[in-house]
Model confidence (mean pLDDT): 78 of 100. The RNA shown here (Bacterial RNase P class A) has 373 nucleotides and comes from a Longimicrobiales bacterium. The gene name in the source record is rnpB. NCBI's taxonomy places the organism under Bacteria, Pseudomonadati, Gemmatimonadota, Longimicrobiia, Longimicrobiales. Rfam family: Bacterial RNase P class A. By type it is a ribozyme.
RNA sequence: AGCGUGCGAGUAGGGAUCGCCGGCGAGUCCGUUAUGAUCCGCCGGAGGAAAGUCCGAGCUCCGCAGGGCAGAGUGCCGGGUAACGCCCGGGCGUCGUGAGACGACGGAAAGUGCAACAGAGAGCAGACCGCCGAUGGCCCCACGCGGGCACAGGCAAGGGUGAAAGGGUGCGGUAAGAGCGCACCGGGCCGCUGGAGACAGAGGUCGCACGGCAAACCCCACUCGGAGCAAGGCCAAAUAGGGGACGAGGCGCUGCCCGCGCCGCCGGAGUCCCGGGUAGGCUGCUAGAGGCCGGCAGCAAUGUCGGUCCCAGAGAAAUGAUCCCUCCCUGCCUCGGCAGGUGACAGAACUCGGCUUAUUCCGCACGCUCGCU
Numbered sequence: 001a002g003c004g005u006g007c008g009a010g011u012a013g014g015g016a017u018c019g020c021c022g023g024c025g026a027g028u029c030c031g032u033u034a035u036g037a038u039c040c041g042c043c044g045g046a047g048g049a050a051a052g053u054c055c056g057a058g059c060u061c062c063g064c065a066g067g068g069c070a071g072a073g074u075g076c077c078g079g080g081u082a083a084c085g086c087c088c089g090g091g092c093g094u095c096g097u098g099a100g101a102c103g104a105c106g107g108a109a110a111g112u113g114c115a116a117c118a119g120a121g122a123g124c125a126g127a128c129c130g131c132c133g134a135u136g137g138c139c140c141c142a143c144g145c146g147g148g149c150a151c152a153g154g155c156a157a158g159g160g161u162g163a164a165a166g167g168g169u170g171c172g173g174u175a176a177g178a179g180c181g182c183a184c185c186g187g188g189c190c191g192c193u194g195g196a197g198a199c200a201g202a203g204g205u206c207g208c209a210c211g212g213c214a215a216a217c218c219c220c221a222c223u224c225g226g227a228g229c230a231a232g233g234c235c236a237a238a239u240a241g242g243g244g245a246c247g248a249g250g251c252g253c254u255g256c257c258c259g260c261g262c263c264g265c266c267g268g269a270g271u272c273c274c275g276g277g278u279a280g281g282c283u284g285c286u287a288g289a290g291g292c293c294g295g296c297a298g299c300a301a302u303g304u305c306g307g308u309c310c311c312a313g314a315g316a317a318a319u320g321a322u323c324c325c326u327c328c329c330u331g332c333c334u335c336g337g338c339a340g341g342u343g344a345c346a347g348a349a350c351u352c353g354g355c356u357u358a359u360u361c362c363g364c365a366c367g368c369u370c371g372c373u
């Protein structure tokens, strides 16, 4: 100088004034379906992602004898966890000089299927260019164990096509070639050793059979009921309707009597009671797989023990606004001032564990590579 990994802090700090939401306490007002209203004081009041709602759970209601089919998901090994598709450690593969990063990473010797274009040939394939032409054929001949042609035919080394062309490199071999032979590498099979395992190592054996794709169908193994706090529970007006009991009168003019009017007289006005239930209210609701500090166990994820702290819980829903100073950024100049900018992503709605995505000024630790001394 350029990188890699893991953490940390989150629009800065201070002051003043005015507000908003919740809780507690005192006062005042109201005097109730349930819930009070107002005002003063004190205390508390967004995030690392509160987000996307992509996984996994708690909690709640519904469903459920057991088994299977269908469907969905997951997929190397071991561990962690309430659980997970998450995390940690390890293996293997690919990439990188490296620190490291990434990986749907079971099965292609059960079956079905796919491979555009190019190419001679794309699945138990193929010969375009090319090489050879030993052997057979034809031609020449000075007759030599000679030469030529490229006709039969042989080859798959080299070139070419392609994402992929039926192991790779080398030596031998041959007419030219070829696992044809051999060595090494790779691969299959067999047991051995190491490892808890994924897997690794060395040995023997087989010239190599079994190309690729399963985020194609499929096969194998494992997991999976549904809906969500607008879940659910409780209280409960008015109006209408339902059930039960009483019931011959009830209501108005009218306080009483008379009178008049309206409704009703067993298919019944009216009164009382009950249950469901709407508006509304309460609850669920925030003390939790909780935060911080330390010890111990573990490589780690994590577990466990001790100490300590209480940290929004509201309703379409508050967490804000203004001013001043410092800081930061931008511009100007007389280098210390002036002017301007308010400055990342965003924002709780039952609660947790993850993942992913968005984003600011940065800071810290460890590590790698290169250059110089």
Stems, first nucleotide, its partner, number of pairs: 001369008009360001012326007020045006027038003047345001051356002054354005059228004071224005076090005091105001092103004106219002111217002113213002128159002130155003135152002137149004167185006186208001187206004192201003232283004242274005249263005290309008328341006